[in-house]
Context: one part of a larger RNA
RNA sequence: GUCUACGAGUUAGUGUCUGUGGCAAGCUUAAGUCCUUCUGGGACGCAGGCGUAGCGAAAGCAAGUCCGAAUAGGGCGAUUUAGUUGCAGGCGCUAGACCCGAAGCGGAGGCGACCUACCCAUGGCCAGGUUGAAGCGACAGUAAAAUGUCGUGGAGGACCGAACCGAUGUGUGUUGAAAAACGCUCGGAUGAGCUGUGGGUCGGAGUGAAAGGCUAUUCAAGCCCCGUGAUAGCUGGUUCUCCUCGAAAUGCAUUUAGGUGCAGCGUUGCGUGUUGAUGAGUGGGGGUAGAGCACUGAAAGGGCUAGGGGGCAUACCCGCCUACCAACCCCUAUCAAACUCCGAAUACCAUUCAAUAGAGCGCAGCAGUGAGACAGUGGGGGAUAAGCUUCAUUGUCGAAAGGGAAACAGCCCAGAUCAGCAGCUAAGGUGCCAAAAUCAUGCUAAGUGGAAAGGAGGUGGGGUUUCUUAGACAGUGAGGAUGUUGGCUUAGAAGCAGCCACCAUUUAAAAAAUGCGUAAUAGCUUACUCAUCGAGAGACCCUGCGCCGAAAAUGAUUGGCGAUAAGCAUGAUACCGAAGCUCUGGAUGUCAGAAUCCUGCGGGAAUCUGGCGUGGUAGAGGAGCAUUGUCAUCUGCAUUGAAGCGCGAAGGCGACUGAGCGUGGAGUGAUGACAAGAGAGUAUGUAGAC
Numbered sequence: 001g002u003c004u005a006c007g008a009g010u011u012a013g014u015g016u017c018u019g020u021g022g023c024a025a026g027c028u029u030a031a032g033u034c035c036u037u038c039u040g041g042g043a044c045g046c047a048g049g050c051g052u053a054g055c056g057a058a059a060g061c062a063a064g065u066c067c068g069a070a071u072a073g074g075g076c077g078a079u080u081u082a083g084u085u086g087c088a089g090g091c092g093c094u095a096g097a098c099c100c101g102a103a104g105c106g107g108a109g110g111c112g113a114c115c116u117a118c119c120c121a122u123g124g125c126c127a128g129g130u131u132g133a134a135g136c137g138a139c140a141g142u143a144a145a146a147u148g149u150c151g152u153g154g155a156g157g158a159c160c161g162a163a164c165c166g167a168u169g170u171g172u173g174u175u176g177a178a179a180a181a182c183g184c185u186c187g188g189a190u191g192a193g194c195u196g197u198g199g200g201u202c203g204g205a206g207u208g209a210a211a212g213g214c215u216a217u218u219c220a221a222g223c224c225c226c227g228u229g230a231u232a233g234c235u236g237g238u239u240c241u242c243c244u245c246g247a248a249a250u251g252c253a254u255u256u257a258g259g260u261g262c263a264g265c266g267u268u269g270c271g272u273g274u275u276g277a278u279g280a281g282u283g284g285g286g287g288u289a290g291a292g293c294a295c296u297g298a299a300a301g302g303g304c305u306a307g308g309g310g311g312c313a314u315a316c317c318c319g320c321c322u323a324c325c326a327a328c329c330c331c332u333a334u335c336a337a338a339c340u341c342c343g344a345a346u347a348c349c350a351u352u353c354a355a356u357a358g359a360g361c362g363c364a365g366c367a368g369u370g371a372g373a374c375a376g377u378g379g380g381g382g383a384u385a386a387g388c389u390u391c392a393u394u395g396u397c398g399a400a401a402g403g404g405a406a407a408c409a410g411c412c413c414a415g416a417u418c419a420g421c422a423g424c425u426a427a428g429g430u431g432c433c434a435a436a437a438u439c440a441u442g443c444u445a446a447g448u449g450g451a452a453a454g455g456a457g458g459u460g461g462g463g464u465u466u467c468u469u470a471g472a473c474a475g476u477g478a479g480g481a482u483g484u485u486g487g488c489u490u491a492g493a494a495g496c497a498g499c500c501a502c503c504a505u506u507u508a509a510a511a512a513a514u515g516c517g518u519a520a521u522a523g524c525u526u527a528c529u530c531a532u533c534g535a536g537a538g539a540c541c542c543u544g545c546g547c548c549g550a551a552a553a554u555g556a557u558u559g560g561c562g563a564u565a566a567g568c569a570u571g572a573u574a575c576c577g578a579a580g581c582u583c584u585g586g587a588u589g590u591c592a593g594a595a596u597c598c599u600g601c602g603g604g605a606a607u608c609u610g611g612c613g614u615g616g617u618a619g620a621g622g623a624g625c626a627u628u629g630u631c632a633u634c635u636g637c638a639u640u641g642a643a644g645c646g647c648g649a650a651g652g653c654g655a656c657u658g659a660g661c662g663u664g665g666a667g668u669g670a671u672g673a674c675a676a677g678a679g680a681g682u683a684u685g686u687a688g689a690c
Stems, first nucleotide, its partner, number of pairs: 001690006011095013026050003032044005054061002064076004098237002101234001105227003109224003117201009126191001128160003131156001135152006164188003169184004203219001205215003240624006250263005264369002266366007278354007290342001291340002296336003300332004305326001307325002309322004372397010402413003417586004422582003428576003431561003437573007454548002458545010475532005481505003486500003511526001515524002587614008596605003625679001627676008636668002644663004650657002
C1' cells in the first nucleotide's frame, strides 16, 4: 500500500418548543400495597406537582395591590380564561456527552543501584626501556662551615612505551556488521591508577573532582499502577438515497483578536394580507464633484504709496533721490481635506399610482457565519509602488458548471431539472490546425500589428500664409564695387577681439558685412543683382499610420503554421458559435382550476389541465431505501432444496428490488407495527491476511 472485519451525536435526569393522543377548570399520580395467566399486566395509593389571581421585601390585602398623607399620580396585574398528562421528535443544561489525540498534575501506592554515580569490606593487575632527588662515601676546599668534583644510592600524581583504562582528529558506516561500531591517528599507563566479588544510599529523593551529569537504551524530577474516559477556545475524522430553500466572512462588546455573546444574513411553522424590491409622478433637506476667491489662509508680476533701509543735503526746522525691503488699495494671473459668494448628477426621506415577488413585516423552533478574494469606481496610508494595506460602493468567485480570453477561482458572455444525430443567438470569431466570409473605400512597408519619455525632410489627409510666365525655388555662368584701413580702442584691429555709429556714392546689384580665415593684411564665402533654365516653390499649424529609442542569462514564441493581408480604420451583408433561448417528450416543487373518492365537516387523497419554477458549500426542512432484532397476520415458503455465494432478464429518479440459472445443504420470507450496538474510503485509525 491493497483486501476483509471493526470504527464516531448515545443513555439517564431536567427544561423548552413542535407533532400526535387522553381528560379538561381541571389534569396527574410518586414511593408503596394488593390481584394476576408473573422478565408482563391490572387495581388501589391524592402525599406531592402544574394550572385556575394578583400585588408587596414582608405582615398582609385581593380584581386589585405596592409606593404614598392622599380619594392624586405612577409601577405590576385584571377587564381577553386553557391547562395538564402520556408518546415521538428538534434543541438547551447536568453528566466523559460525537470519536481519537497531549505535554502534564496528584497518590503515607508499589518496583528498581545486575546499567550508571559515590561509598564500605575483601582480593587481583601494571612487558620492557630511560632519567638519576635526598641520603651516604671518597677527594678537593674552609679557621670551622659552606661549597665543588667523582662515586654510591634508587626518589617521583618523573620520562618513552605494550597489556589495561580512555576517546584527540579524521575516514567509513547512517533501511549500519553495530539503536555509538570499525580503520588510521591520539591521551594516561606506580597512580586523585585500573579491576573481580560481596554490601550500602532512590524519586522532590539519592549520588555528583558540577556536565543539570547519572539513578537499567528513560531524567529540569525514574518506571509500574491508580485518580482517568484529566483537560484540549487546537488538529484530524464522523459511514445510505432523492427532493425544496439556501447563507456568512459585517457591526458592537470581550485578558478579545484563528474563541464567544447580542444584532445582521439562512431555513421551518403560524399570523398579517401588498404593506416589499422596482418604475413613474409630486414634495423635501443637503454642501460632495465641479467651480469660485465674497470669508479664512497660501501665493506670482505690475501700479500706486504708508512704514523701514541706503544715498545726497543740512546749525535747526524743512527737504531731494532710490534698479533696496514692503503693509493697505488697484490691475493681471492662481491654489486649498480641516476655505465657500455658489453648486450639480446620483443617493436618501416622505407621499400617490402601478407593482404577486421562494416579496415585505411580526411571533416562535433550528442553525451556520463572524480568516474572505479579485475586478471597476470614489478616497486614506505607501513612492498617485506592490498579486500591498485600509474604508465606501457595485459585480463575480467563495457556493457556479457551460462558451470566450492559447493555457488562466475573482475579466467578458451566460446561470446546468432530464433526454434528443432538431433550430436561433450572446461574448468572441469565420486562411490551415479548428466550426464559420465575402464585398466596398482608404491607411501601413515597420512582420508595424506583437513596450515609455524623448528624437527625426518616413508617409497619407486637412488648413493658414509667402513667392511665382512682369519667370519663382534649386542648380549653373557672371558680378558682389567706391568714400574707407568708418571712428574709438589697440603693439596691430583693414567688413569679421571689443565699444560707438551704421551714413553716402556708382549701380542691374553689392551689408560701416552671414560664416571660414590672417599676427594684421591677403584669400574663400554669404546676403544682394544679372543671365541661363521654364512651373511650381518655401514656411508653419492640426491630424491618421509607421521609424529610432529596444541589453540577460536552457529554445524560440501574434496559441502555432504562416500571412503584405490572413495587419489597421470605416461601412455593408452573411455565417459559425454556449448546458443561454426555441422545438418534441419525460420527471419533480409550488400555485390555480376541474370532476371523482374518503371525512370526525376543519379537511384530506390520487387523477387531469394550465401558470411559474427545479446550479449550489455551511446550514434548515421534507420523503424514502437497506441492515439486526421483537410482536401480530399470511395457521406463508423450504431436502421436489432455506440462508449465504457467483451470474443476472426486468423494474425503480435513487438508496435498492429482483424472475431465472449455477453453487450450497438447513433454515427463512412477505405485510403491518415497534426497538436500534442501524449504513465507511479517508481519523500518519485498530486487528488480521498478502
The part of an RNA shown here (large-subunit ribosomal RNA, domain II) has 690 nucleotides and comes from a marine metagenome.
The coordinates come from a structure-prediction model, not an experiment, and the mean pLDDT is 85.
Its Rfam family is "Bacterial large subunit ribosomal RNA". Its family is annotated with ribosome and structural constituent of ribosome in the Gene Ontology.